A computed fold for a 1521-nucleotide RNA from a metagenome, annotated as small-subunit ribosomal RNA. The RNAcentral record of the sequence draws on SILVA. The coordinates come from a structure-prediction model, not an experiment, and the mean pLDDT is 82.
RNA sequence: AGAGUUUGAUCAUGGCUCAGGACGAACGCUGGCGGCGUGCCUAAUACAUGCAAGUCGAACGAAGCUUUCUUUCACCGAAUGCUUGCAUUCACCGAAAGAAGCUUAGUGGCGAACGGGUGAGUAACACGUAGGCAACCUGCCCAAAAGAGGGGGAUAACACUUGGAAACAGGUGCUAAUACCGCAUAACCAUGAACACCGCAUGAUGUUCAUGUAAAAGACGGCUUUUACUGUCACUUUUGGAUGGGCCUGCGGCGUAUUAACUUGUUGGUGGGGUAACGGCCUACCAAGGUGAUGAUACGUAGCCGAACUGAGAGGUUGAUCGGCCACAUUGGGACUGAGACACGGCCCAAACUCCUACGGGAGGCAGCAGUAGGGAAUCUUCCACAAUGGACGAAAGUCUGAUGGAGCAACGCCGCGUGAAUGAAGAAGGCCUUCGGGUCGUAAAAUUCUGUUGUCAGAGAAGAACGUGCGUGAGAGUAACUGUUCACGUAUUGACGGUAUCUGACCAGAAAGCCACGGCUAACUACGUGCCAGCAGCCGCGGUAAUACGUAGGUGGCGAGCGUUGUCCGGAUUUAUUGGGCGUAAAGGGAACGCAGGCGGUCUUUUAAGUCUGAUGUGAAAGCCUUCGGCUUAACCGAAGUAGUGCAUUGGAAACUGGAAGACUUGAGUGCAGAAGAGGAGAGUGGAACUCCAUGUGUAGCGGUGAAAUGCGUAGAUAUAUGGAAGAACACCAGUGGCGAAAGCGGCUCUCUGGUCUGUAACUGACGCUGAGGUUCGAAAGCGUGGGUAGCAAACAGGAUUAGAUACCCUGGUAGUCCACGCCGUAAACGAUGAAUACUAGGUGUUGGGAAGCAUUGCUUCUCGGUGCCGUCGCAAACGCAGUAAGUAUUCCACCUGGGGAGUACGUUCGCAAGAAUGAAACUCAAAGGAAUUGACGGGGACCCGCACAAGCGGUGGAGCAUGUGGUUUAAUUCGAAGCAACGCGAAGAACCUUACCAAGUCUUGACAUCCUUCUGACCGGUACUUAACCGUACCUUCUCUUCGGAGCAGGAGUGACAGGUGGUGCAUGGUUGUCGUCAGCUCGUGUCGUGAGAUGUUGGGUUAAGUCCCGCAACGAGCGCAACCCUUAUCUUUAGUAGCCAGCGGUUCGGCCGGGCACUCUAGAGAGACUGCCAGGGAUAACCUGGAGGAAGGCGGGGAUGACGUCAAAUCAUCAUGCCCCUUAUGACUUGGGCUACACACGUGCUACAAUGGCGUAAACAAAGGGAAGCAAAGCUGUGAAGCCGAGCAAAUCUCAAAAAUAACGUCUCAGUUCGGACUGUAGUCUGCAACCCGACUACACGAAGCUGGAAUCGCUAGUAAUCGCAGAUCAGAAUGCUGCGGUGAAUACGUUCCCGGGUCUUGUACACACCGCCCGUCACACCAUGGGAGUUGGGAAUGCCCGAAGCCAGUGACCUAACCGAAAGGAAGGAGCUGUCGAAGGCAGGCUCGAUAACUGGGGUGAAGUCGUAACAAGGUA
Repeated sequence: AGAGUUUGAUCAUGGCUCAGGACGAACGCUGGCGGCGUGCCUAAUACAUGCAAGUCGAACGAAGCUUUCUUUCACCGAAUGCUUGCAUUCACCGAAAGAAGCUUAGUGGCGAACGGGUGAGUAACACGUAGGCAACCUGCCCAAAAGAGGGGGAUAACACUUGGAAACAGGUGCUAAUACCGCAUAACCAUGAACACCGCAUGAUGUUCAUGUAAAAGACGGCUUUUACUGUCACUUUUGGAUGGGCCUGCGGCGUAUUAACUUGUUGGUGGGGUAACGGCCUACCAAGGUGAUGAUACGUAGCCGAACUGAGAGGUUGAUCGGCCACAUUGGGACUGAGACACGGCCCAAACUCCUACGGGAGGCAGCAGUAGGGAAUCUUCCACAAUGGACGAAAGUCUGAUGGAGCAACGCCGCGUGAAUGAAGAAGGCCUUCGGGUCGUAAAAUUCUGUUGUCAGAGAAGAACGUGCGUGAGAGUAACUGUUCACGUAUUGACGGUAUCUGACCAGAAAGCCACGGCUAACUACGUGCCAGCAGCCGCGGUAAUACGUAGGUGGCGAGCGUUGUCCGGAUUUAUUGGGCGUAAAGGGAACGCAGGCGGUCUUUUAAGUCUGAUGUGAAAGCCUUCGGCUUAACCGAAGUAGUGCAUUGGAAACUGGAAGACUUGAGUGCAGAAGAGGAGAGUGGAACUCCAUGUGUAGCGGUGAAAUGCGUAGAUAUAUGGAAGAACACCAGUGGCGAAAGCGGCUCUCUGGUCUGUAACUGACGCUGAGGUUCGAAAGCGUGGGUAGCAAACAGGAUUAGAUACCCUGGUAGUCCACGCCGUAAACGAUGAAUACUAGGUGUUGGGAAGCAUUGCUUCUCGGUGCCGUCGCAAACGCAGUAAGUAUUCCACCUGGGGAGUACGUUCGCAAGAAUGAAACUCAAAGGAAUUGACGGGGACCCGCACAAGCGGUGGAGCAUGUGGUUUAAUUCGAAGCAACGCGAAGAACCUUACCAAGUCUUGACAUCCUUCUGACCGGUACUUAACCGUACCUUCUCUUCGGAGCAGGAGUGACAGGUGGUGCAUGGUUGUCGUCAGCUCGUGUCGUGAGAUGUUGGGUUAAGUCCCGCAACGAGCGCAACCCUUAUCUUUAGUAGCCAGCGGUUCGGCCGGGCACUCUAGAGAGACUGCCAGGGAUAACCUGGAGGAAGGCGGGGAUGACGUCAAAUCAUCAUGCCCCUUAUGACUUGGGCUACACACGUGCUACAAUGGCGUAAACAAAGGGAAGCAAAGCUGUGAAGCCGAGCAAAUCUCAAAAAUAACGUCUCAGUUCGGACUGUAGUCUGCAACCCGACUACACGAAGCUGGAAUCGCUAGUAAUCGCAGAUCAGAAUGCUGCGGUGAAUACGUUCCCGGGUCUUGUACACACCGCCCGUCACACCAUGGGAGUUGGGAAUGCCCGAAGCCAGUGACCUAACCGAAAGGAAGGAGCUGUCGAAGGCAGGCUCGAUAACUGGGGUGAAGUCGUAACAAGGUA
């Protein structure tokens, strides 16, 4: 960075698809290890179980336990002293008191508002960013100042007791506090006043005065006899800070206008209340405001951001993990406590659900960590530890901590490592392929040597630990001093992970590779299987018997512990285009104008500083991205530093440009004045021609209409003609790519009213302008309403034709309508398919309306302004084309487009009387649809030309009989092929057997045929006999060659397997050969040029020709294959040569060129000549050439043949041959006999013979050419009526022979008839070939004697030695032509001409065709499927509204009942509370509407679907443009 796909090809437009990256992913196959991350995206569904918020005994009373200590007492024992019953001592046990330690339910304090989870709600000051609060709060923390005096009354716990199943609740009595309540003290606090100072305003700060308002003599230590003093912590008040919050504001980030209006506490004010605080936050009153096209309101969707992914960027998409903010905690409502909540693990109420229950009543909330069920394509362990970090409490030790640190599971992601390394060719075996030679897997393996990452076993073994605390030592501050506190050092102690990371040793190549792809895009190919099947496919597409596209195998390519698929996002896509698109014809300019808002706007000066530019400051959290450096062996990962963060705000500066303000100007715009043209508009009047009608006259049989007719009119007098009249509509000529108008549009003439434009002038105004969403007005035709009018024309309708049909085209009629007035509609291919305005950018030539200058009497020339055309340069454009009237170059504004179909449809809304118009989707479906140009092909398009193409002629076919071929039918088989021309007397130049491929039956299986191997024999052949339908089979006879004697050759029998064999399939796998267009004149190339390109040019044009033959011209110049010529034959002559040919002259003769002789002639076969528009005349461009003539055997290619360009028809042939692949192998091969190919209601093609007198028959007579001949042609002779037979001369042929030519001519006969025409069919008898003529041959003789008397529609051949007619020969062949191929004889007619039919060529034109008109293609109907609209209704959700009920609770009122602290001597008071009432108030109920879904009998159209029906609408003039 691009690629594939519309076409036969091209360019452009345009969509679809692919290659890249990413992911909280899932699925399929596979799976060795480690590190670092990540892991319910769905049901904010329901949750069993355990844990997740406690702590403080240094606040308090109390209870319990422990051991130690002290004191006292009791009991018992021992010892000592001894006065013998006293004292002392010791031990055990028990009790009481005190001290110490530990534990804890309760009171009390702090925490529980953090941490953790989730994203339901929310379109909002929720979030982000920048600000503000002079309108606020802030526990713990820090700094500073001051203080801590003196009292009081209770209450849990506890004891006793009541109710209850429980949860729990109550009563009586006792008690403490850092719990609670007064009092004193006191302001810097609050309120009020005064002064000073500051601020943009409300106001703030400081000082003074007056009034009001506080606290715990606490805990633990030290010292001390005590009082006291003192340390630490806690406490009270105040100020300041820090931190955290609250409120307000600017800006920013989403879809729908098929949501356009919304709002009543709503907007503002005043008073009051409330809050920490401002505020309609709440309330009473007053005013009527407020928001909105710069998108209010409504609906839908959604947590926001830092950032993540992608992208060159601008952007687009996303909002998992990490971080910030917000919201929520089963659903809804509410407050309490508190510094902080309207509170996830608190309370109250309502609702749903679950659980317990003794039925009375209670309990609960995993969107904390694990885990369960469910949902789902899908997402983990009911783990360890507080060792670290952090948090709560505590003076501390410490306790708690599912935060956190770790481990587990999962290839879910990123990163790293490994599955071995080196040597190793007999290129092993094996697989696959093969042209059978080989190639490839492949140094790959084996084998040898080595290593040990990972793995296994064993051993060693971390960092993460710092703090703190205990003990000891020292120091600092403070103190009168000590304790204590702070710091430093030493020492002791603390690890979940974990015996983990890491290291070391030993052992074995041992345990570790898959997945996808291989037609193009896109790297990588072969074989087999399958046969439009099975299947593949992202797009194009592949598969119908040789599939690189399906499946498998081998090989190859890619990636690799992963690989593919699916899904989603960005990219490619400049395919929404700011960067960076378009709108004449591809999608796209509004039908036109006016014009509010908006956008844009002439010249000069001054000013300002909003935009703009620039500097500074603040901010833009951290993480992330980027750069550099560092730490894990590396990387991922982590750490540090620096950029960046394009933004916002504040502030200083600049002043060109845009904007604002002020002043001026005239060129834009407008006005005035003087002129000009015009189908511009409206109204009124008026004119002639024509049509029709009416009246009258003349007049008579038709008129009218058409391709041809008919309907229609007309003897009741039409048409025609003449005169007069009526009515309506339209205005010939002029008339013109002429005029006017914004467009639609406007046309006889006159008048009235009126709009705009142009020219000249330069007096006036002084930017007054351009565009224009909405809006308004105008707006052809048709149509609608009301009322008129109606001559002509004419939808509908009727009739007549046409037609297969004809609801059409054609004809005859004819109503709405067309006309007028008024009102609606508002659309057109409303088109220049081209929005409006301004400026600029070569020329040329018309026309129209003015003006100026010069010359000039009708005017001409030049210049200029406004319109309207054509050509054309630059430029533009895909091309076509546009080109001063732009589609060029620029600016401004508006409208519109984003693949085709569905569809300008549905729904909704607005407008309309209706018709309908405007706005305007989706589901679904396709890979195209469309534009311009190119080459062909085609046209019931055009022009030119040719051809036995037509025409002019001659003869046929089609009718008959027969022959032959084909179809069909039949059959055991009737073998196969050929199928319009270009199959059908074709393959077949010849089916009785054979041929023969078909059928029936009988046989053979290495085979009828070829090669190789083993073994046996010496034969085989031949002969005889038997057998058989025949082959086959059996028996007998006869019987090898060479030799170096080893054997070899040959032949046969038997066996074995390789193989033979196949007229089996595929001509759509092929070669070769052939047909056809067509002997038509075409088909191409090189170089150059033109075109973006396909392509064009050349090859077109003017002439000419049989011809792309030749000439001329020309951006072409040349060349090739074709044409022509060269070849054969024929026509004339010369020459050479004369045998089997010939005979002029000579001789002989048996009279036959037979012989001698000769080669003159004919002829034969060799070589030459000749014809070239060479000559003349005319035409023509003086050319090519044409016409005529001369000469010549022949004249303009002399006649005929061979010769067939590039290509077309998947033309024909696998059955001539060859051949790939497939198929058969005791048969689809081979042999044999018999049958069949010869059938026969029928249809067609090609022929023969005829239908007769231009003839038939008979007699006698004449003239060819070209061929054949040895398994042959056969003379003569004889026999036979004949076919033929017998015999056999001659001849391998210019010698002999087939062989007679026939038509013809002559004579005779027949005399128009089914015949003396015609000969089919049949009978009898024969001949020949052949093993064999039954099926199934030819010929002969006699007899029989059918149809047929010239042939419908239609159709074929032929232009001169031709048609027609006549015979002859040959190939094939034993025999068997009416066929085929050749040969000669006789020998015509006609062609005006190119209108038409057919075919072909060239040029041009149109095309929606390219398989190319046998093309393409439209619509209804029928069938199947799909999505969708309407639909009586049914059903569900949502947000509101009105009314009812009114829980908890705050607030307010009341409070006759109750009450410890304060006052009071008492009574009582103050103060408080229960209770009650009220406003508000969730859920709930009722009601009618709104809105969004689901579903529905039936119904509407739409889409899709290899071979359905009916027509043929469109594409060519598409047959009616």